[in-house]
This is a predicted structure of an 85-nucleotide RNA (c-di-GMP-I riboswitch aptamer) from a Gammaproteobacteria bacterium.
The prediction has a mean pLDDT of 91.
RNA sequence: CACUGCAAACGGCAAACCCACCGAAAGGUGGGGACGCAAAGCCACCGGUCUAAGGGCAAGGGCCUACGACAGCGGGGUUGCCAGA
Numbered sequence: 001c002a003c004u005g006c007a008a009a010c011g012g013c014a015a016a017c018c019c020a021c022c023g024a025a026a027g028g029u030g031g032g033g034a035c036g037c038a039a040a041g042c043c044a045c046c047g048g049u050c051u052a053a054g055g056g057c058a059a060g061g062g063c064c065u066a067c068g069a070c071a072g073c074g075g076g077g078u079u080g081c082c083a084g085a
Stems, first nucleotide, its partner, number of pairs: 003084003012037002017032006035072001041078003045075003048070003054065004
């Protein structure tokens, strides 16, 4: 440096749910809480998914749309701890 993650070490993160706050919403942040995670650290580049405020169309009340989100959906990029079965 690359590959791998059987067993460990130091530790780390934290799903659902509850509370508060932010947000039109999706969702986010903080606290509690642990289902899980070897990148569940970071980045919306590709695919995907969610929302639809604004805008467009409609005017049987909906449909379309991301400049909003999701990194714990997959791929990719990037940084990094321990170990070597």
The organism belongs to Gammaproteobacteria, within Bacteria.
The sequence was found by an Rfam model in a public genome assembly.